Context: one part of a larger RNA
Molecule: small-subunit ribosomal RNA, 5' domain
Organism: Candidatus Melainabacteria bacterium
C1' cells in the first nucleotide's frame, strides 16, 4: 500500500445495491418449512321438498430421492479435465400395435372387546385406475437349425418351439379428451471403468492373504475378487508404497506488471452428511434431512404396564464466543409438486424489518461580507493568530418535513388478480432551519507553540522520548490527513 463474512475504540444525516454464527457436525420450547387428486374408490356428513351442490376420514394414483440446510467425514477416480464400454432411466417427445374375457380379498364403516396413552384384536360386511389367473405375441428372453462376415471369440438375416401384457378405466348426450399396456427411438438424468493433475511429513521404508491373477458358480440394471470354492504366488514401492498430520473439491476470490503467493463466505457446478452407528424395505431413482427396523447416548410423557422425539429447513431460545438479524408479510412475480380444470401447497423465492459489516451516491449550504467586531491563543506588549470564519445583507432548497397527484413490475382478444406500497416518482408549500466528527502534528511522515509535569506520570510501529525551559507525556490554541466516518487490533498478497 491493497483486500476482508472481520472485530474494538470514539462519533453519526440520508438514500441504492450487496451482505450478515468464520468458534459447539453443542442442546432445543413454540409455530411454520409437502402435499395434491372426487374427472380412479366406495363410505359417511352438511345444505335443500327435490334435482342437486359442497366437505373428507379411509383405499387408491403421483409426488415425499426434488427444492431447502450443513461441511463431520473424506488425500479418494471425491473433484478437475479428457476419454470409454458391459448399463438403466418415472413424468416428456417421436412412431408402431393394444386395450378381450374372468377371479377372490380389504381398509373404510357396523358391532363387541382391551389399553391411562400411543395403539390394537375379533366377527359381519364392501368398492377400485388396488390386487391374483386366463386369452392374444408386434416384440422381449431362452434354446435348437440356418444365411452372410470373421484368424478365434463373436455378430448377423431367416425358420421352429417355450415363457411373458394390459384399468371392458374416467368424464362427456356424443364427437372426443385424458389415462393403461407392449414394442422401437429420441431427450433427460443417474450409475461403472481409464490416462493426467490435484496439501504435508522419510525424526513414517517396507506394504499387502481376497491381497494379485486364472477356472468354475453366484450377483448386478451393468464391466469387475463385487463374493464363495479351487489353483498359481502373485501384487505395490525412494517416479515415496505403508503410515502420520491436516483438509471438501472445482468455477472462481484477493493481492501481484507479470511469474506467482495465499484463498474456497455470498453465486454457479459437483461430492458428502442428517443425534450416534447398523440395515434393509418400497420404488424409475434411497439405502430416504421433516420414511421404516434395530442398538447406543440424551430428553420428554406415564395410571409404572408401556411410550414419544431428532432444527446442519426459516425464525426464534440458552450455551459457547471478541462476534454476526426478525418467533415479520406474500404467494402478486420466477420456479417447483398435485389436479382435466378451478385450485391447493409452496420459510423454494419474491419482499419488508435489524445492522457504517461492505462498496456507491448525496448531503450538512451558495454569494457578498473589516486591513479585520468579541472571546480565546500567543507575544519581543508594538503586535501576531483563529479570520470571510462570524455577525450582517441577498440568495437557493438537495436531504428530511407537509400536503396532493401517483406507477411499471400483470400476463397473446375482453375481464379479473401487486405482499412490496399510497413505495418509487412527479408537482406544490414552508424554513439555514434537523445533519461532522476521528486520528495525527521528534525523524521516518503532511502538520507547532504555550502551560503543566520532572527518568515521575506517561508515550511508542522502527529509531527512541520524559532526571527543570519537553516542538515526543498531559491540556489548550493552532495546523495536518481523511470524512459519515476516523483510528486500533487480527489475517492474507
Nucleotide at each position: 500500500g491493497g483486500a476482508c463474512g472481520a472485530a474494538u475504540g470514539c462519533u453519526g444525516g440520508c438514500g441504492g445495491u450487496g451482505u450478515g454464527c468464520u468458534u459447539c457436525a453443542c442442546a432445543c420450547a413454540u409455530g411454520c418449512a409437502a402435499g395434491u387428486c372426487g374427472a380412479a374408490c366406495g363410505a359417511g356428513g352438511u345444505a335443500g321438498c327435490a334435482a342437486u351442490a359442497c366437505c373428507u376420514a379411509g383405499u387408491g394414483g403421483c409426488g415425499g430421492a426434488c427444492g431447502g440446510g450443513u461441511g463431520a467425514g473424506u488425500a479418494a477416480c471425491g473433484c478437475g479435465u479428457g476419454g470409454g464400454a458391459a448399463u438403466c432411466u418415472g413424468c416428456c417427445u417421436u412412431a408402431a400395435g393394444a386395450u378381450g374375457g374372468g377371479g377372490g380379498a380389504u381398509a373404510g364403516c357396523u358391532a363387541g372387546c382391551c389399553g391411562a396413552a400411543a395403539g390394537g384384536c375379533u366377527a359381519a360386511u364392501u368398492a377400485a385406475u388396488a390386487c391374483c389367473g386366463c386369452a392374444u405375441a408386434u416384440g422381449u428372453a431362452u434354446a435348437u437349425a440356418u444365411c452372410g462376415c470373421g484368424a478365434c471369440a463373436g455378430u448377423u438375416u431367416u425358420a421352429u418351439a417355450u415363457a411373458u401384457a394390459a384399468a371392458a378405466g374416467u368424464a362427456g348426450c356424443a364427437a372426443u379428451a385424458c389415462g393403461u399396456c407392449u414394442u422401437a427411438a429420441g431427450a433427460u438424468g443417474a450409475g461403472c471403468c481409464c490416462g493426467c493433475g490435484u496439501a504435508c511429513g522419510a525424526u513414517u521404508a517396507g506394504c499387502u492373504a481376497g491381497u494379485u491373477g486364472g477356472u468354475a458358480g453366484g450377483g448386478u440394471a451393468a464391466a469387475a475378487g463385487c463374493c464363495u470354492a479351487c489353483c498359481a504366488a502373485g501384487g505395490c514401492g525412494a517416479c515415496g508404497a505403508u503410515c502420520g498430520u491436516u483438509a471438501g473439491g472445482u468455477g472462481g476470490u484477493c493481492c501481484g506488471a507479470g511469474a506467482g503467493g495465499a484463498u474456497g463466505a455470498u453465486c454457479a457446478c459437483c461430492c458428502a452428511c442428517a443425534a450416534u452407528g447398523g440395515a434393509a424395505c418400497u420404488g424409475a431413482g434411497a439405502c430416504a434431512c421433516g420414511g421404516u427396523c434395530c442398538a447406543u447416548a440424551c430428553u420428554c410423557c406415564u395410571a409404572c404396564g408401556g411410550g414419544a422425539g431428532g432444527c446442519a429447513g426459516c425464525a426464534g431460545u440458552g450455551g459457547g464466543g471478541a462476534a454476526u438479524u426478525u418467533u415479520a408479510c406474500g404467494c402478486a412475480a420466477u420456479g417447483g409438486g398435485c389436479g382435466a380444470a378451478a385450485g391447493c401447497c409452496u420459510g423454494a423465492c419474491g419482499u419488508a424489518g435489524c445492522g457504517a459489516c461492505a462498496c456507491c451516491g448525496c448531503g450538512u449550504g451558495a454569494a457578498c461580507g473589516a486591513a479585520g467586531a468579541a472571546g480565546c491563543c500567543u507575544u519581543u506588549u508594538g503586535g501576531g493568530g483563529u479570520g470571510u470564519a462570524a455577525a450582517g445583507u441577498u440568495c437557493u432548497g438537495u436531504c428530511g418535513g407537509c400536503u396532493g397527484g401517483g406507477a411499471a413490475g400483470a400476463a397473446a382478444a375482453a375481464a379479473a388478480u401487486g405482499a412490496c406500497g399510497g413505495u418509487a416518482c412527479c408537482a406544490g408549500c414552508a424554513a439555514a432551519g434537523g445533519a461532522a466528527g476521528c486520528a495525527u502534528c521528534g525523524g521516518c511522515u503532511a502538520a507547532c507553540u504555550a502551560c503543566g509535569u520532572g527518568c515521575c506520570a506517561g508515550c511508542a510501529g522502527c529509531c527512541g522520548c520524559g532526571g527543570u525551559a519537553a516542538g515526543a507525556c498531559g491540556u489548550a490554541g493552532g495546523a495536518u490527513g481523511c470524512a459519515a466516518g476516523c483510528a486500533u487490533u487480527g489475517u492474507c498478497c